[in-house]
Context: one part of a larger RNA
Molecule: large-subunit ribosomal RNA, domain I
Organism: Racocetra fulgida
RNA sequence: AGUGUAUGGUGGAUAACUUGGGACUAAUAGGCGAUGAAGGACGUGAUAUCCUGCGAUAAGUUUCGGGGAGCCGGAAAAUAGGCUGCGAUCCGGAAAUAUCCGAAUGGGGCAACCCAUUACCAGUAAUGUGGUAAGGUCUGAGUCUCAUAAUACUUAGAAGCGAACCCGGAGAACUGAAACAUCUUAGUAUCCGGAGGAAAAGAAAACAAAUUAGUGAUUCCCAUAGUAGUGGCGAGCGAACUGGGAAUAGCCCAAACCAAUUAUGUUUGUAAAUUGGGGUUGUAGGAAAAUGCUGAUUUUAAUAUCAAGAGUUAUCAAAGUUAUUGAUAGAAGAAGUGGUUGGAAAGCCACACCAAAGAAGGUGAAAGUCCAGUAUUCGAAAUCAAUAGCCCUCUGCAUUUCAUCCUGAGUACCACGAGACACGUGAAAUCUUGUGGGAAUCCACGGGGGCCACCCCGUAAGGCUAAAUACUCAUUAGUCACCGAUAGUGAACUAGUACCGUGAGGGAAAGUUGAAAAGAACCCCGGAAGGGGAGUGAAAUAGAACUUGAAACCAUAACACUU
Numbered sequence: 001a002g003u004g005u006a007u008g009g010u011g012g013a014u015a016a017c018u019u020g021g022g023a024c025u026a027a028u029a030g031g032c033g034a035u036g037a038a039g040g041a042c043g044u045g046a047u048a049u050c051c052u053g054c055g056a057u058a059a060g061u062u063u064c065g066g067g068g069a070g071c072c073g074g075a076a077a078a079u080a081g082g083c084u085g086c087g088a089u090c091c092g093g094a095a096a097u098a099u100c101c102g103a104a105u106g107g108g109g110c111a112a113c114c115c116a117u118u119a120c121c122a123g124u125a126a127u128g129u130g131g132u133a134a135g136g137u138c139u140g141a142g143u144c145u146c147a148u149a150a151u152a153c154u155u156a157g158a159a160g161c162g163a164a165c166c167c168g169g170a171g172a173a174c175u176g177a178a179a180c181a182u183c184u185u186a187g188u189a190u191c192c193g194g195a196g197g198a199a200a201a202g203a204a205a206a207c208a209a210a211u212u213a214g215u216g217a218u219u220c221c222c223a224u225a226g227u228a229g230u231g232g233c234g235a236g237c238g239a240a241c242u243g244g245g246a247a248u249a250g251c252c253c254a255a256a257c258c259a260a261u262u263a264u265g266u267u268u269g270u271a272a273a274u275u276g277g278g279g280u281u282g283u284a285g286g287a288a289a290a291u292g293c294u295g296a297u298u299u300u301a302a303u304a305u306c307a308a309g310a311g312u313u314a315u316c317a318a319a320g321u322u323a324u325u326g327a328u329a330g331a332a333g334a335a336g337u338g339g340u341u342g343g344a345a346a347g348c349c350a351c352a353c354c355a356a357a358g359a360a361g362g363u364g365a366a367a368g369u370c371c372a373g374u375a376u377u378c379g380a381a382a383u384c385a386a387u388a389g390c391c392c393u394c395u396g397c398a399u400u401u402c403a404u405c406c407u408g409a410g411u412a413c414c415a416c417g418a419g420a421c422a423c424g425u426g427a428a429a430u431c432u433u434g435u436g437g438g439a440a441u442c443c444a445c446g447g448g449g450g451c452c453a454c455c456c457c458g459u460a461a462g463g464c465u466a467a468a469u470a471c472u473c474a475u476u477a478g479u480c481a482c483c484g485a486u487a488g489u490g491a492a493c494u495a496g497u498a499c500c501g502u503g504a505g506g507g508a509a510a511g512u513u514g515a516a517a518a519g520a521a522c523c524c525c526g527g528a529a530g531g532g533g534a535g536u537g538a539a540a541u542a543g544a545a546c547u548u549g550a551a552a553c554c555a556u557a558a559c560a561c562u563u
């Protein structure tokens, strides 16, 4: 010097643990906001850095319930001072207060600041000053003055925020096609607008069939089917009919006609507008004209009331009340002792007990019978929700005749240009429409995938509509062959913190003494750090740089071997 062994140091892997996450299930809720939100700033405690709570009434005030002995939130102790069986702290319901900023709304502004005005009050000899309240913009409706309008005033509403789901408007590229241009990615990402607890869609100008059957609003799921198609017929894209399920619900206007009204226009005939009645469909229906009823009562009659039906979630539109159930605090709730090992018993031994309760958790190791719970049963002054009843509200039906009137117009349709349809212009129907043309009126019109005829199906150009479906920022209860601190959320800890960046934005590391601080009095070395005794403890190689304590790396040995 090397190798090995041993003993230590360093280091923080591993093991064990879990306060935190992940994925779901069932219910609930599905909004908050000018009565000032979401989110913040600044304050607020006897002492007070951060978090939490709260707002100058400031870890709180009032009241109504629950509860029953301690309490003055947490990291986090300590001292002082208080509160409390006249029921505190704590939990729940309803109220009060609620600075400043923020849609921010009196004006301004570099958010949390500055500056006013008007009215009233306080105060001053007076001015200065203080307090309370009001007022911004836009939209609808109305009013005064009025020729009209603006203005002004009154009244109602809007605005902003929010995780996904939904509808509409605008709309990429990387990519794929092994290049690339049609195409694809994709009507995706992204941006904008709007709404609801769901949204959208929706009661056939629908499908089907093929010479004559059938279905009967919409939505969602399974199959049809990766089929028919479409496609630089490349890459790819990709139905429907029909069948089986989930859930089911249908209605209202416009018009014809009748009546009324008018600060309207008028050629004085009426027109227009508004309101009420009437009426709502394809087997065509309705108006008009005529006729009949449906149970009872009433009336000359119209009609009214009851009966019947329906309803607060659509079908016209709606308020109240009672009961039940549930939500928001809670209450009762069975049954074990002894010995033994140990620091500690819940372990082991012995003999018992409960069980509508042997779910899970805690307690000095592993507890049905210690704690707290569990099964089961019970409970609300107040607020809210659902359901049911009552009250209340609303509602006639049918036939015949005739072919006089009505049945959604710059619409249908056509041309050109585009888009949507699985369908890229194609033989291209169907739907939407930018430009230009432009019908019919039931003896009518549209569709059945070019077009024509027949046949069949339907009735556009107005509107509403629950359920089955989508989602989860959030609340409650629960589940797991999910993770266990380089994992699981970025975040188990002061986490969107520290830190970085002008900014948009990026974004960590960091868990574990012990059952209990019993956290090491006192002595010694040292300036201290640190250490040695002593003491605590089951353990201090559990000593706060604290469970376990691997490896790399460092050291020591009077140890072994080799040189």
Stems, first nucleotide, its partner, number of pairs: 001562004005557005015547001016512002020483002022480007029472002031161002039101003042055003046079002049075003061095006070083003106115003117134006137158007165196001166194005176183001180232001206215002219246005229237002250464003253408001257277006264271002282442001284407004288401006295306003308395004320390009330378003336351005352369002354358001361371002413437008423449001444459005499506002519546001522533004